C1' cells in the first nucleotide's frame, strides 16, 4: 500500500467483496511439554447440602459440657480447685471485605470548583476531669402453653447495661445590645468583654497500665450545591400547579419546596422543552497514519442492587446481601392449629443455552474484625484442581548416505520423471518424557529475654511457625529413544496432476464452477502456508476519501427548493481611540494508582513482573501580549439607498373600440350531388345541399410588421387606444452614511389540466356513438359530440415549473453580431453603460461540453446528496369540497443499476455506388404423363448422412447377387486382415458325399527356395495370449477436404501523431475506376494480404519441322492411293502482336472519360484456373486420419435369402408432350471434342429389328466407335385428342449376367391414358450468350430422361435505377453486442416471500379520577398500665384509639406500544405457461416525454 467484480473493449461514477489486526468467545480434526494469564456474555432462574462475621472471661452473674489434680464416695457418683467455657447480660464489629449490573439518560458518571450550610466511630495530638447514689432485667430455678417455631407467668441476681445528684475556668447552646479590630462577592465570619441557661463519667488489673467523659484541632471516611461534558427518534412541539419564586414555620448533620400555611404568575422550550426506545458511568481496551469509529471481561475508582414492594429500627455510619416488620409470589415442615426460608459470597445441582471450572487445601504469607496478648475467625487472600481460551518459551533429533533402492503417483511408456537424502545402512547428540540420588526462596516478625529510656520506643539475642512440597532447581543411567497435525492449491492468493462423476451430486468470500477430456465437485498422488495447533462461523475497526473537521459531492452518473419577498440565525467596507471575551505566551494547582512509550532490574530467555522517567493532547487558576475577530466610542464614502433630468419595453391592471376569418339565420340565383379518405363508408342532399352574392347575429382569436428582437422574480406576456400602476437603463455627483448579502420557519406569487358558484359558448374537442382499418383495434384516420377551453368570483399549488446549472460579490485572453441609452453635427465612428446571442485562450471537466451571462479563481449564506428495486409506496400527521398535494420509512430482494465516450452490428434512418436485382426482352418452371431426389406413410428391414438461400437427377461416375453398411435365419471365436512365441507339416490342385450355402467328413496325389549343410526364409495348418475388428457414438473434442457470403473489394500492419483511455489517423475528403485502379488534397509516411498482372485455352501473323494430317503445280489412282511436294490447311514448339501508344474534345496543365484513326483484335478483346482476413460450433467421425467413450463366442467374421425398388399422398429437380415455326415418308449435305486389348470391332452373311455368325484392321492424326442431328429439298397430313402425344397393358423375342421372379436394358407386334401451353407464385440468361440440335465421355458385365466435355444453327432486349433482393463506401440514431431471429413492458394463471388494511382478539407500558389502605413514621388523644424522679399531687413513658402519608390491591376511562386474525390489496422472486407487442434504432412503424383529468 491496495485487489476482485456492470462493458465487445474504454473513462467515470457507485455499491457488493477479499486481503490486515482483536477477542471473557463457540464449533470441527488434532494434540508432547512448561511459565504467566483468563474461564455462565444466555435466565437479576430455581435452589438440596456444606462453608462465607465474629470476637472479648483483663466487663458481669456464672458454669451446661471437656480436661487435669485433689478430697469423699453407697464406686452410681459427688464437692472444690485449676485449665477454660456452650448459652446468657454487656462491649466492639457485623455500613468492611466478597458478588451482581436489574433499574438508572440522573449531578449517576467524568472533570474542575465551592460549603461562611455541614457529620465523622476507631486513630493521632492538646489540655480538663473521672466524686456520690439507686432502681431493674437476662441468665439460673419453678410454673404454664404448644406438634414445632418459640411464647407466656411467679421469684431471684450482677455489670464497663440503665437512672438520678454533685462538678463546667476550660465546653455547648441561646440572649441582648451595641462597640472595636480584621477579613469577606453578598447573607457575614473571627477575635474581645458581659448575662442567663443545659448536659458528663465505669470500672478492670498481674499496679506496669488498660478503660471511661467532655472540649478543641487534625487525619480519614462521608453528605451537600455548582460550571462544562455525557445514546437515537421531530413520523414526540408544546410542557409544567408544588409548578416557578417570595415570607414564614416546621424538618434534617446541613442548605434547600424537602414538607406545610398564604402570597405573587411564573418556570422550560427548536442551543430541542415534553415523550418514547436504549443503556450502569469513567480509568482503559481493540482499531486506525492520526483525526475518530467500536467497546465497558478480568484489574482499579464511583454508583445502584440483594426473592419482588413498601417501611422504618439501631447506630459515628445503613433505610442493612449472611439484621427486622408488612405485603405479594413461590418453596418446605406441619399433630392442619400454626411455623420456616431467600447462593447476584465459595463450593456445588436443575433449567436455560453454541457455550464457561473443584460440594479441594490453608490461614505458612498480605489483609481484615475482636483482643492486653496468646490466639480465635476470615470460601478475603494465598494455593492447588479441571480446561490448547489466550501469550510466551521449548521439543519432536543432528551429520554423512546415490545403483538417486522398493513401493506409491504421472507421462510423450524399450525407457523417463517425481516421492527424494527422503530411506536403509553408518557416526553423533540426550533438550524433553523415563529410572536414581540431592533438595530450595518465599520466614520474618510479633511474642520471650538482655540492654538503654522520664514515657514512646530503640538496640542486641536463643528459639518457634510452610498449604504450596519432596514441588521449582539440581545430579545424572540407557537410548533416537517417548512426541505432527490442520487448511489450502480457478483469478483474487503462496501452491497441479490423474482417476470418479457428467447442471446429477456437490462447491462456493465475491467473480463464478458442474451439461463425457472439471488444475474450480468426491479421491489420490504431489505441491503451499501455518504449525501443538490449524480451519470454519458470529462480532468490533480498518482497507471505506463509501457521512469527507482533517478528507466529498449536485449541467448529463444520486443531488439547485417552481418563483420572489422577509425573521430568527451566520457573514460583513476604509481610518482613528479604548476594551481585553476570542487568540497568543509564561507561571501554579489538578489531571488517582495500574494502564502505554521510553531507559533499567528480576525469574536460564521470552510472556510476565518491577524500578524510574515521560505522556496524560484536558480543566481551573494566575500574569502578560493586542497583529487579527468581538464589544465600546468616533469618523468617512468607495457598498447600499434617494433626489433632479431622460430614456425603453407583448411588464401589470380596469375601461373603450376595430377589422379579416368561421359558423349560424334570411333573402337571392342555381342543379345533383357534396363532403371526406392510402381507398373508402358514416353525414349532408330534390323538403334544393355544395358553390356564388347580398343582409344580420354570436362567440373566440390577434395574419402581415415577427426577428437569432423586447419586457417581467418565476409561471408568463402581441389587434387599436384611454386611465392607473410598478420596474429597469443612463446622465448628474446634490442628499443619507454601511443603512449591506443570504435566508431555516413563515408570507405572497405561480402553466395546464382539475373542482365550487353564476354566466357565456363561433371553432375546437376529453367522454361518448356511427364509419372504416385489423387476426382482434375500448387505438392511429374518418363524420358528429358533451364536458372543458371563454369571463367574474372562490379553490387547488403541481409539471421535462429546464440552462435539467440556487443568490450575491470580486477577479481572469480576445473576435464578431444585436437591442436600449449617453457621447457625437453625423447614413461615418476606434469611445462608454446594461441586456441578448455565436465563436474561441488560459483553465476547469470522466468525457460531451463550459468558457466575463463559467461548469475557470475566491468569498459569504442557504437548499439537497449518499448503491438499484421495494417506493415518492405503507403508516401517522398537516393541509384540501373532492381529486390530491406536503412530510416520507421499513421487511424482503439484486449484484450491479447508472454517466459519458468508442468498435461494430441494425434500422419499416439518409446520401452515394454495383450486381440479370428490378425494369425491356427470350425461353422455362407451377397444369399432364412418365423418370429421378426427398418428406410422410408402411414395413421383420424399407441402411446412413445432407434440410431456407448454402439439402431434395444431393455423398451415389450408375442397389438383380456381390457393392451393403439394414432385416430374419444358419454359422466362427486369436478370428476374413496385422507383428510376436511355440508344436508340426509341405501348401495347393483334383474327385465323392451331406448341406442353401458358409461349412463338414472323406479320397487321391505330392521332395516350396537358399544354404558355408549347422541352419535360414516364405506358404500352411493347430495352441497360448498379447491383440486384431467395429459404416458403433460423439463434425459441439479434431486434422484434412468442401459449401456460402463473393471474384465483392475488402481486410490488416510497423512507425509518427492525436486522445487519461477504448480507440482514432492512415483507409477519410474532391475526382475516377471492374477495382482500397489511379491522381490530387490531407499528421501522416510507408508497408503486407487480396484487386490487376504473371499461368492456360481460343482470336491474328511469322519462323522451325513435316507423320499417321494436307494437296497448289506435275505423275497416277476407284480413293491423297501411291510418287511427290513443305507453297496452303492442320498439328506443336519457339516468337510478334493492344500499351489509352496516336489525334481530337473535356478534365485542376491530374487520374481519367469520350469520340477518331490504324488494326485480326482497342479500352480488362473472349473464356478459364486463382477465392483476402473473416461469417455461418455450416457440412463431412459412411472417403481418409485421428482424440475420448462404448462392444469383444459380439455392435466383430461367414453364408444365401429378403431390403435399399414398398405407396391414400405432399414438394423439388429434370425427360416427353400437348403440335403445322410441326408429324411423317424419301432422298441428300456439313462437325467438334472423345474413347478403344478382359478392348474398338469395319466388310460380308443371317433376321421386320434388338441382334448374330464369320472376322479385316487397330495398342491408334494410320484401323474402328461414326450415323452427325436439327437445317435445306420432295411428298404426304389441314386443326381434329387428329398420320399429335405417347403413357400404360397383352404377345412375341434380343442381349448381359451363376441368375432378370421380386428387380434390367433393348426390338418388334398390338393396345393408345393424361394432356389442346397451364392459378396464386416463381426460375435461368446481356452474345457466338438464351434457346434449339445431334456428338462423345467417366462409372460400368448390363443398365442414364442424370453428370460432364464437345460442336451445328442462332436470336430478342436493357429508356433507366422509383421500387423488390443482395452487397460496398460515408453519415446518423440506439436501452442491441449471442448484435432485430436483438432487447423489452403489463395483465392474466401456478409456487414461495416479507409487508400493508381488516370485524375483532391477547398482552404490555402511561396517565386520569375514585374506592381501599398493612407494616411503619408523625401529629393527636390516652379516663386504661407504669420500677428509678419528685413537693406523693404528679412529670415521664407505655398499652388503646384518631388523623394524615403510603406500597399491594380493586373499579372505570383515555392513550401508547407489540402480536394475532377470516378476508383483502398491492410488491418481490421464480422453469422454456397465455394475451398481446407498450418503450429502445428511422419517423421502433402514430416522435417521446412531464403534469393533469
Nucleotide at each position: 500500500a491496495g485487489g476482485g467484480u456492470u462493458u465487445g473493449a474504454u473513462c467515470c461514477u457507485g455499491g457488493c467483496u477479499c486481503a490486515g489486526g482483536a477477542a471473557g468467545a463457540a464449533c470441527g480434526c488434532u494434540a508432547g511439554c512448561g511459565g504467566c494469564a483468563g474461564g455462565c456474555c444466555u435466565u437479576a432462574u430455581a435452589c438440596a447440602u456444606g462453608c462465607a462475621a465474629g470476637u472479648c472471661g483483663a466487663g458481669g452473674g456464672g458454669c451446661a459440657g471437656c480436661a487435669u489434680u485433689u478430697a469423699c464416695u453407697u464406686c452410681g457418683g459427688u464437692a472444690a480447685a485449676u485449665g477454660g467455657c456452650g448459652a446468657c447480660c454487656g462491649g466492639c464489629g457485623c455500613a468492611c471485605g466478597g458478588g451482581u449490573g436489574a433499574g438508572u439518560a440522573a449531578c449517576g458518571c467524568g472533570u474542575a470548583u465551592g460549603c461562611a450550610a455541614c457529620c465523622u466511630a476507631c486513630c493521632u495530638u492538646u489540655a480538663a476531669c473521672u466524686g456520690g447514689g439507686g432502681c431493674a432485667u437476662a441468665g439460673c430455678u419453678c410454673g404454664a402453653g404448644g406438634a414445632a417455631a418459640c411464647u407466656c407467668g411467679a421469684a431471684u441476681u450482677a455489670a464497663u447495661u440503665c437512672c438520678c445528684c454533685a462538678u463546667a475556668g476550660u465546653a455547648c447552646a441561646u440572649c441582648a445590645u451595641a462597640a472595636u479590630a480584621u477579613c469577606g462577592c453578598a447573607u457575614g465570619a473571627u477575635a474581645u468583654a458581659g448575662a442567663u441557661g443545659u448536659u458528663a463519667a465505669a470500672g478492670c488489673u498481674u499496679c506496669g497500665g488498660c478503660g471511661g467523659u467532655a472540649a478543641a484541632a487534625g487525619a480519614u471516611g462521608a453528605g451537600c450545591a455548582u460550571g462544562c461534558g455525557u445514546c437515537c427518534c421531530a413520523u414526540u412541539a408544546g410542557u409544567u400547579u408544588g409548578u416557578u419564586g417570595g415570607u414564614g414555620a416546621g424538618g434534617u448533620a446541613a442548605u434547600g419546596g424537602c414538607u406545610c400555611a398564604c402570597c405573587a404568575a411564573g418556570a422550560c422550550u427548536a442551543c430541542g422543552a415534553u415523550g418514547g426506545g436504549u443503556a450502569g458511568g469513567g480509568g482503559g481496551c481493540c482499531u486506525g497514519a492520526g483525526a475518530g469509529g467500536g467497546u465497558u471481561a478480568u484489574c482499579c475508582c464511583c454508583c445502584a442492587c440483594a426473592c419482588u414492594g413498601g417501611u422504618a429500627c439501631u447506630g459515628a455510619g445503613a433505610c442493612a446481601c449472611g439484621g427486622a416488620c408488612c405485603a405479594g409470589a413461590c418453596u418446605c415442615c406441619u399433630a392442619c392449629g400454626g411455623g420456616a426460608g431467600g447462593c447476584a459470597g465459595c463450593a456445588g445441582u436443575g433449567a436455560g443455552g453454541a457455550a464457561u471450572a473443584u460440594u479441594g487445601g490453608u490461614c505458612a504469607a498480605u489483609g481484615g474484625a475482636c483482643g492486653a496478648a496468646a490466639g480465635u475467625c476470615u470460601g478475603a487472600a494465598c494455593c492447588a484442581g479441571c480446561c490448547a481460551u489466550g501469550c510466551c518459551g521449548c521439543g519432536u533429533g543432528c551429520a554423512g548416505g546415490a545403483u538417486g533402492a522398493c513401493u506409491g503417483c504421472c507421462c510423450u511408456a524399450u525407457g523417463g520423471g517425481u516421492u527424494g537424502u527422503a530411506a536403509a545402512c553408518u557416526g553423533c547428540u540426550u533438550u524433553u518424557a523415563u529410572a536414581u540420588a540431592g533438595g530450595a526462596a518465599g520466614a520474618a516478625a510479633a511474642a520471650g529475654g538482655c540492654u538503654a529510656u522520664g514515657c514512646g520506643u530503640a538496640g542486641c539475642u536463643a528459639a518457634c511457625u510452610g498449604a504450596c512440597g519432596g514441588u521449582a532447581c539440581c545430579u545424572g543411567u540407557a537410548g533416537a529413544a517417548u512426541a505432527a497435525g490442520c487448511a489450502c492449491c480457478g483469478g483474487c492468493u503462496a501452491a497441479c496432476u490423474c482417476c470418479g462423476u457428467g447442471c446429477c451430486a456437490g462447491c462456493a468470500g465475491c467473480c463464478g464452477c458442474g451439461g463425457u477430456a472439471a488444475u474450480a465437485c468426491g479421491g489420490a498422488g504431489g505441491g503451499u502456508g501455518c504449525a501443538a495447533g490449524c480451519g470454519u462461523u458470529g462480532u468490533c475497526c480498518g482497507g471505506a476519501u463509501u457521512u469527507a473537521u482533517u478528507g466529498g459531492g449536485u449541467u448529463u452518473a444520486a443531488a439547485g427548493g417552481g418563483u420572489g419577498c422577509g425573521u430568527a440565525g451566520g457573514u460583513g467596507g476604509c481610518u482613528u481611540u479604548u476594551u481585553a471575551a476570542g487568540u497568543c505566551a509564561g507561571u501554579g494547582g489538578u489531571g488517582a494508582a495500574a494502564u502505554u512509550u521510553c531507559a533499567g532490574g528480576g525469574c536460564u530467555c521470552a510472556a510476565c513482573u518491577u524500578c524510574g522517567a515521560a505522556a496524560c493532547u484536558g480543566c481551573c487558576a494566575u500574569u502578560g501580549a493586542u497583529a487579527c475577530u468581538g464589544g465600546a466610542a468616533a469618523g468617512c464614502u468607495u457598498g447600499a439607498g434617494u433626489a433632479u433630468c431622460g430614456u425603453u419595453g407583448a411588464g401589470g391592471c380596469a375601461g373603450g373600440c376595430g377589422g379579416a376569418a368561421u359558423u349560424u339565420a334570411u333573402g337571392a340565383u342555381g342543379u345533383a350531388g357534396c363532403g371526406g379518405u392510402g381507398a373508402a363508408a358514416u353525414g349532408c342532399a330534390u323538403a334544393g345541399a355544395u358553390a356564388u352574392c347580398a343582409u344580420a347575429a354570436a362567440g373566440a382569436a390577434c395574419a402581415c410588421c415577427g426577428a437569432u428582437a423586447g419586457c417581467g422574480a418565476a409561471g408568463g406576456c402581441a389587434g387599436c387606444u384611454u386611465g392607473c400602476u410598478a420596474a429597469g437603463c443612463g446622465a448628474u455627483a446634490a442628499c443619507u452614511g454601511a443603512c449591506a448579502c443570504u435566508a431555516a420557519u413563515g408570507c405572497a406569487c405561480g402553466a395546464a389540466a382539475g373542482c365550487g358558484u353564476g354566466g357565456g359558448u363561433a371553432g375546437c374537442g376529453a367522454a361518448c356513438a356511427g364509419g372504416a382499418u385489423u387476426a382482434g383495434a375500448u387505438a392511429c384516420c374518418c363524420u358528429g359530440g358533451u364536458a372543458g377551453u371563454c369571463c367574474a368570483c372562490g379553490c387547488c399549488g403541481u409539471a421535462a415549473a429546464c440552462g435539467a446549472u440556487g443568490u450575491u460579490a470580486a477577479c481572469u485572453c480576445g473576435a464578431u453580431g444585436u437591442a436600449u441609452g449617453c457621447g457625437a453635427u453625423a447614413c461615418a465612428c476606434a469611445g462608454u453603460a446594461u441586456g441578448c446571442g455565436u465563436c474561441c485562450a488560459a483553465g476547469c471537466g470522466a468525457a460531451a461540453g463550459c468558457g466575463u451571462u463559467a461548469a475557470g479563481u475566491u468569498a459569504a449564506c442557504c437548499a439537497c446528496c449518499u448503491g438499484g428495486g421495494g417506493a415518492g409506496u405503507a403508516c401517522g400527521c398537516u393541509c384540501g369540497c373532492a381529486a390530491g398535494a406536503g412530510u416520507g420509512a421499513a421487511a424482503c430482494u439484486c449484484a450491479a443499476a447508472g454517466g459519458a465516450a468508442u468498435u461494430g452490428a441494425c434500422g419499416g434512418g439518409g446520401g452515394u455506388c454495383c450486381g440479370c436485382a428490378c425494369a425491356a426482352g427470350c425461353g422455362g418452371u407451377g397444369g399432364a404423363g412418365c423418370a429421378u431426389g426427398u418428406g410422410g406413410u408402411u414395413u421383420a428391414a424399407u441402411u446412413c448422412g445432407a434440410u431456407g438461400a448454402u439439402a431434395c437427377g444431393c455423398g451415389a461416375a450408375g442397389a438383380a447377387c456381390c457393392u451393403u453398411a439394414c432385416c430374419a435365419g444358419g454359422u466362427c471365436u486369436u478370428g476374413a486382415c496385422a507383428u510376436c512365441c511355440u508344436a508340426g507339416g509341405a501348401c495347393a490342385a483334383c474327385c465323392u458325399c451331406a448341406g442353401a450355402g458358409a461349412u463338414g467328413a472323406g479320397g487321391c496325389u505330392u521332395u516350396c527356395u537358399c544354404u558355408u549343410c549347422g541352419g535360414a526364409g516364405g506358404c500352411u495348418c493347430g495352441g497360448u495370449g498379447a491383440c486384431a475388428g467395429g459404416u458403433g457414438c460423439u463434425g459441439c473434442a479434431u486434422g484434412g477436404c468442401u459449401g456460402u457470403c463473393g471474384u465483392c473489394a475488402g481486410c490488416u500492419c510497423g512507425u509518427g501523431u492525436u486522445g487519461u483511455g477504448a480507440a482514432a489517423u492512415g483507409u477519410u475528403c474532391g475526382g475516377u475506376u471492374a477495382a482500397g485502379u489511379c491522381c490530387g488534397g490531407c499528421a501522416a509516411c510507408g508497408a503486407g494480404c487480396g484487386c490487376a498482372a504473371c499461368c492456360c485455352c481460343u482470336a491474328u501473323c511469322c519462323u522451325u519441322a513435316g507423320u499417321u494430317a494436307c494437296c497448289a503445280g506435275c505423275a497416277u489412282u476407284a480413293a491423297g492411293u501411291u510418287g511427290g511436294g513443305g507453297a496452303c490447311u492442320c498439328u506443336a514448339g519457339g516468337g510478334a502482336g493492344a500499351c489509352u501508344g496516336c489525334c481530337g474534345g473535356u478534365g485542376u496543365u491530374a487520374a481519367g472519360c469520350c469520340g477518331g484513326a490504324g488494326g485480326a483484335a482497342g479500352g480488362c478483346g473472349g473464356g478459364g484456373a486463382u477465392g483476402a482476413c473473416g461469417u455461418c460450433a455450416a457440412g463431412u467421425c459412411c472417403u481418409c486420419a485421428u482424440g475420448g467413450c462404448c462392444c469383444u463366442u459380439a455392435c466383430g467374421g461367414c453364408c444365401a435369402g429378403g431390403g435399399c425398388u414398398a405407396c391414400a399422398c405432399a414438394c423439388g429437380u429434370a425427360c416427353u408432350a400437348c403440335a403445322a415455326u410441326g408429324g411423317u415418308a424419301g432422298a441428300a449435305a456439313c462437325a467438334a471434342g472423345c474413347u478403344g486389348c478382359u478392348g474398338c470391332g469395319a466388310a460380308a452373311c443371317c433376321g421386320u429389328g434388338a441382334g448374330g455368325u464369320c472376322a479385316a484392321g487397330c495398342u491408334a492424326a494410320u484401323c474402328a466407335g461414326u450415323a452427325a442431328a436439327a437445317c435445306a429439298c420432295u411428298a404426304u397430313c389441314u386443326c381434329a385428342g387428329u398420320c399429335c402425344g405417347g403413357a400404360u397393358u397383352g404377345g412375341a423375342g434380343u442381349c448381359u449376367g451363376c441368375a432378370a421372379c421380386u428387380c434390367g436394358a433393348c426390338u418388334u407386334c398390338a393396345u393408345g391414358a393424361a394432356g389442346u401451353u397451364g392459378g396464386a407464385a416463381u426460375c435461368g440468361c446481356u452474345a457466338g450468350u438464351a434457346a434449339u440440335c445431334g456428338g462423345g465421355g467417366a462409372u460400368c458385365a448390363g443398365c442414364a430422361u442424370g453428370c460432364c466435355c464437345c460442336g451445328g444453327u442462332g436470336a430478342a432486349u436493357a429508356c433507366g435505377u422509383u421500387c423488390c433482393c443482395g452487397g460496398g463506401c460515408c453519415u446518423u440514431g440506439u436501452a442491441c453486442a449471442c448484435a432485430c431471429c436483438g432487447c423489452c413492458c403489463g395483465u392474466c394463471a401456478c409456487a414461495c416471500c416479507a409487508c400493508g388494511a381488516a370485524a375483532g382478539u391477547g398482552g404490555u407500558c402511561u396517565c386520569a379520577a375514585c374506592c381501599a389502605g398493612a407494616a411503619g413514621u408523625a401529629g393527636g388523644u390516652g379516663a386504661g398500665c407504669u420500677g428509678a424522679c419528685c413537693u406523693c399531687g404528679g412529670a415521664g413513658g407505655c398499652a388503646g384509639c384518631c388523623u394524615a402519608c403510603c406500597a399491594c390491591g380493586g373499579u372505570u376511562g383515555a392513550g401508547g406500544c407489540c402480536g394475532u386474525g377470516a378476508u383483502u390489496g398491492g410488491g418481490g422472486u421464480g422453469a422454456a405457461g397465455u394475451c398481446a407487442u407498450a418503450a429502445c434504432u428511422a419517423a421502433g412503424g402514430u416522435a417521446g416525454c412531464c403534469g393533469u383529468a
A computed fold for a 1493-nucleotide RNA from an uncultured prokaryote, annotated as small-subunit ribosomal RNA.
Rfam family: Bacterial small subunit ribosomal RNA. Rfam links the family to the GO terms structural constituent of ribosome and ribosome.
The coordinates come from a structure-prediction model, not an experiment, and the mean pLDDT is 82.